[in-house]
RNA sequence: GGGCUCGUAGCUCAACGGUUAGAGCACCAAGCUUAUACCUUGGGGGUUCUUGGUUCGAAUCCAAGCGAGCCCA
Numbered sequence: 001g002g003g004c005u006c007g008u009a010g011c012u013c014a015a016c017g018g019u020u021a022g023a024g025c026a027c028c029a030a031g032c033u034u035a036u037a038c039c040u041u042g043g044g045g046g047u048u049c050u051u052g053g054u055u056c057g058a059a060u061c062c063a064a065g066c067g068a069g070c071c072c073a
Base pairs, nucleotide, nucleotide: 001072002071003070004069005068006067007066010025011024012023013022018056027043028042029041030040031039049065050064051063052062053061
């Protein structure tokens, strides 16, 4: 330098172009317990990497950029 895959919550990941972007784990609170853990219930937490475009409508499609991984040179 070229090609491919990927970027969504603290972490691992979902989400047909259309309801308010969800789940597990983690965190916080309450219940339970002598207490901790387990367990149950509830809660907080998101500029969907950035910018622009297409569209009535974009996390999703397109372009450029940024970043990560793999391969080739």
Annotation:
Predicted 3D model of a 73-nucleotide RNA (transfer RNA) from candidate division WWE3 bacterium RBG_19FT_COMBO_53_11. Rfam family: tRNA. Rfam's curators write: Transfer RNA (tRNA) molecules are approximately 80 nucleotides in length. Taxonomically the source falls in candidate division WWE3 (Bacteria, Bacteria candidate phyla).